Transfer RNA from a Candidatus Bipolaricaulota bacterium, 73 nucleotides, folded computationally. It matches the Rfam family "tRNA". By type it is a transfer RNA. The prediction has a mean pLDDT of 82.
[in-house]
RNA sequence: GUCCCCAUCAUCUAGCGGCCUAGGAUACCGGGUUUUCAUCCCGGCGGCAGGGGUUCAAAUCCCCUUGGGGACG
Numbered sequence: 001g002u003c004c005c006c007a008u009c010a011u012c013u014a015g016c017g018g019c020c021u022a023g024g025a026u027a028c029c030g031g032g033u034u035u036u037c038a039u040c041c042c043g044g045c046g047g048c049a050g051g052g053g054u055u056c057a058a059a060u061c062c063c064c065u066u067g068g069g070g071a072c073g
Base pairs, nucleotide, nucleotide: 001072002071003070004069005068006067007066010026011025012024013023018056028044029043030042031041032040049065050064051063052062053061
């Protein structure tokens, strides 16, 4: 330099154009239960890497950028 893959709550992850003001688990916070802690139950918290485009509609398709990984030279 060329090409390929990846990027979603603090962490892991679902999503395959409309059923999603993005769901689940763990963590954290509050409450219940318990003599106390743990367990268990209920609730809360918190996210689509950035920009642009296509579309009636984009986390999802396309382009660029950023970051990570890989192949070739």